A computed fold for a 116-nucleotide RNA from a Betaproteobacteria bacterium, annotated as Glycine riboswitch aptamer. Its mean pLDDT, the model's own confidence on a scale to 100, is 83. Rfam family: Glycine riboswitch aptamer. On this family, see Mandal et al., Science 2004: "A glycine-dependent riboswitch that uses cooperative binding to control gene expression". From the family's description: This family represents the bacterial glycine riboswitch.
RNA sequence: AUCAAUCGGUCUGGAGAGCGGCCGCGUCGCAUGGCGCGGUCCACCGAAGGGGCACCGGGCGCGCGCCGCGACGCGUGUACCGCAAUCUCUCAGGUAAAAGGGACAGACGGGGCGAA
Numbered sequence: 001a002u003c004a005a006u007c008g009g010u011c012u013g014g015a016g017a018g019c020g021g022c023c024g025c026g027u028c029g030c031a032u033g034g035c036g037c038g039g040u041c042c043a044c045c046g047a048a049g050g051g052g053c054a055c056c057g058g059g060c061g062c063g064c065g066c067c068g069c070g071a072c073g074c075g076u077g078u079a080c081c082g083c084a085a086u087c088u089c090u091c092a093g094g095u096a097a098a099a100g101g102g103a104c105a106g107a108c109g110g111g112g113c114g115a116a
Stems, first nucleotide, its partner, number of pairs: 002115002007110001009108005018042001020041009043095003049091001050089003056082003059078007
């Protein structure tokens, strides 16, 4: 020189579920109507975030390898610890279009745990 973990930037793609009821405020000259916001109630969605769980590993107990102890190895038990997701929960968030958000994916570039 090169490669390069985590991380974040820009662009693009990106699902699901109620045009829900009631009350209040604001606004559209007025409103029985429209729009916006807030509260509340029921129904629903999972792909911001968050919670939960497996295998496996560790700890501890028991047994064996081995006359005794230790180390080590193997097996076994465990309500203990660590531990995954697009699974699951639905706390949070979300549920006409538009806007916004969006796990994840692609491209570009930033950066550099480290490798050599």

It was read from a public genome assembly, where an Rfam model found it. The model forms 86% of the base pairs in the Rfam consensus.